[in-house]
This is a predicted structure of a 102-nucleotide RNA (c-di-GMP-I riboswitch aptamer) from uncultured Colwellia sp.

RNA sequence: ACAAAGAAAAGGCAAAACACGCGAAAACGUGUGACGCAAAACCACCGGUCUAAGGAUUAAGUUAAUAUAUUUAACUUAAUCUAUGACAGCGGAGUAACCUAG
Numbered sequence: 001a002c003a004a005a006g007a008a009a010a011g012g013c014a015a016a017a018c019a020c021g022c023g024a025a026a027a028c029g030u031g032u033g034a035c036g037c038a039a040a041a042c043c044a045c046c047g048g049u050c051u052a053a054g055g056a057u058u059a060a061g062u063u064a065a066u067a068u069a070u071u072u073a074a075c076u077u078a079a080u081c082u083a084u085g086a087c088a089g090c091g092g093a094g095u096a097a098c099c100u101a102g
Stems, first nucleotide, its partner, number of pairs: 005100002012037002017032005035089001041095002045092003048087003054082012
């Protein structure tokens, strides 16, 4: 010096909750706060998780047209699917870090 490790010291970050803001939502930002964290520093590359504005499909209802329908179109409601939206305090990869008892 590098790698592993984590007693001590100096420090660092900040869960839940609350208030305000922002967003369709998930979430995020600021303040208070401190559950915890040796990377709870950065990063959305991989896996995973969350949300569904928009889009698609199905069902039901309403309106209009019509030959009075198991038709067509529009609208509304519900359900399902889907990131282009998020999560780094889910895991992996990558980058770069303070200290040093054993």

Model confidence (mean pLDDT): 84 of 100.